[in-house]
């Protein structure tokens, strides 16, 4: 000097006008909004991480002495997982200029939601400090 290993923080944005309606921030019409890593700067490329399904184990609750079926919850697994194209410029850009499109988990709602409300004061890819630390 460095890894490893420990702890601490941080770690998603966005409905604004007018129309239809009994009823819409959910339909129209114009608006806005873009998680982390990687790569020449990416909502759309590769990868992930959340979300959601399904079985299996394993542990822990319901739950009482055990046991064995139940249910629920974690964790590991598998699966699911939207959407770009043209033209420049460059030694390199589906990522930057120019145009011109497209996409957004579940569950709820006096009417259908990427923008409201809820799980979520949660989880989490991941960044940033610190500590510790052999020859």
């Nucleotide at each position: 000097a460095a890894a490893a290993u420990u702890c601490u923080u941080u770690g998603g944005g966005g409905a604004a006008u007018g129309g239809u309606g009994u009823a819409a921030u959910u339909c129209c019409a114009u608006a806005c909004c873009g998680g982390c890593a990687g790569u020449a700067u990416a909502g759309u490329c590769u990868g992930c991480g959340a979300a959601c399904g399904c079985a299996a184990a394993u542990u822990c609750g319901g739950a009482a002495a055990a046991c064995u079926a139940c249910c629920g919850a974690a964790u590991u697994g598998c699966g699911c997982c939207g959407a770009u194209c043209g033209g420049g410029u460059g030694u390199a850009a589906c990522u930057c200029c120019c145009g011109a499109a497209c996409c957004g988990a579940c569950g709820g709602u006096c009417a259908a939601a990427g923008u409201c409300c809820g799980g979520a004061u949660g989880a989490g890819a991941a960044a940033a400090g610190a500590a510790a630390g052999a020859a």
The RNA shown here (FMN riboswitch aptamer (RFN element)) has 135 nucleotides. The sequence was found by an Rfam model in a public genome assembly. Rfam family: FMN riboswitch aptamer (RFN element). Its family is annotated with FMN binding in the Gene Ontology. Of the family's consensus pairs, 100% are formed in the model.